[in-house]
RNA sequence: GGGUUGGUGAUCUAGUCGGUUAUGAUACCUCCUUCACACGGAGGAAGUCGGCGGUUCGAAUCCGCCCCAACCCA
Numbered sequence: 001g002g003g004u005u006g007g008u009g010a011u012c013u014a015g016u017c018g019g020u021u022a023u024g025a026u027a028c029c030u031c032c033u034u035c036a037c038a039c040g041g042a043g044g045a046a047g048u049c050g051g052c053g054g055u056u057c058g059a060a061u062c063c064g065c066c067c068c069a070a071c072c073c074a
Base pairs, nucleotide, nucleotide: 001073002072003071004070005069006068007067010026011025012024019057028044029043030042031041032040050066051065052064053063054062
C1' cells in the first nucleotide's frame, strides 16, 4: 500500500433484505427484605448506534470518504 471482518450506555451484547419508544445481562442509584451485609424482589437513571456527508417521507441498518481494532496478501 491492497483486501476481509468489526466499532451500539461504564462493560459485554441483540437488532444490520430501512418503519412503534434501539434488546438483554453485569455494574450503578433508590426502595423492600436483614440487627447489619450479602443474596433475592421492585423500580430508576444512563446511548448524538466510531466521525463527516449522501440517498430516502423515514437510516444503527443502504452508499461514499475518513478514524480505530483484529486478521490476510504484498
A computed fold for a 74-nucleotide RNA from Halomicrobium mukohataei DSM 12286, annotated as transfer RNA. It matches the Rfam family "tRNA". Taxonomically the source falls in Halomicrobium mukohataei (Archaea, Methanobacteriota, Halobacteriales, Haloarculaceae).